[in-house]
c-di-AMP riboswitch aptamer (ydaO/yuaA leader) from Actinopolymorpha pittospori, 169 nucleotides, folded computationally. Its Rfam family is "c-di-AMP riboswitch aptamer (ydaO/yuaA leader)". Rfam links the family to the GO terms cyclic-di-AMP binding and regulation of gene expression. The RNAcentral record of the sequence draws on Rfam. Of the family's consensus pairs, 92% are formed in the model. The prediction has a mean pLDDT of 75. Lineage of the source: Bacteria > Bacillati > Actinomycetota > Propionibacteriales > Actinopolymorpha.
RNA sequence: GCAGACGCUUCGCUUAGUCCUCGUCGGAGACCACCGACGGGGAGCCGGGGACCCAAACAAUCCCGGGGUGAAUCGGGGUUGGUCGGCCACCAAGCCGGCAAACCUUCCGUAGGGCGACUUCCCGGCCCGAACCCGUCAGCUGACCCGGUAUGCGUCUGAGGAAGGAAGG
Numbered sequence: 001g002c003a004g005a006c007g008c009u010u011c012g013c014u015u016a017g018u019c020c021u022c023g024u025c026g027g028a029g030a031c032c033a034c035c036g037a038c039g040g041g042g043a044g045c046c047g048g049g050g051a052c053c054c055a056a057a058c059a060a061u062c063c064c065g066g067g068g069u070g071a072a073u074c075g076g077g078g079u080u081g082g083u084c085g086g087c088c089a090c091c092a093a094g095c096c097g098g099c100a101a102a103c104c105u106u107c108c109g110u111a112g113g114g115c116g117a118c119u120u121c122c123c124g125g126c127c128c129g130a131a132c133c134c135g136u137c138a139g140c141u142g143a144c145c146c147g148g149u150a151u152g153c154g155u156c157u158g159a160g161g162a163a164g165g166a167a168g169g
Base pairs, nucleotide, nucleotide: 011154012153013152018043019042020041021040022039023038024037025036026035027034044149045148046147047146048145049144054139065137066134067133068132069131074109075108076107077104078103079102080101082099083098084097085096086095087094112128113127114126115125118164119163120162121161122160123158124157
């Protein structure tokens, strides 16, 4: 000097995930105050259920339950078995084509979403494009009812542009 790990404090990003208060336990030591964990209450924010009206339905066939949170959908590609049809005189096997299903992806895209330390807009740049839940059930939906208030992290993109605001002089 560089890199990594741990602890404390402050700030910031994702997000609804913030603020106030009470109790118990602990740090720690009588009270107060401080910090943390757990359990309650409230405010704010978020999600779900839930009328009239509206929508849908009141036709048939095939396949297939359906729905929710979330930006996280929809395609192309591959694999697996299923089913239908064709080729073979027939069966089996094999091959070809269609349909839907499941899975894979350090495959390719994509609806959509995030990132700059005042905010918004614009042109580019870099990323994400998951995961989970309900359990046969839910369109919208006033009153009303129920639930959540976490997790994971660490930007300074391009000596970016424009507008507005704030502070200072």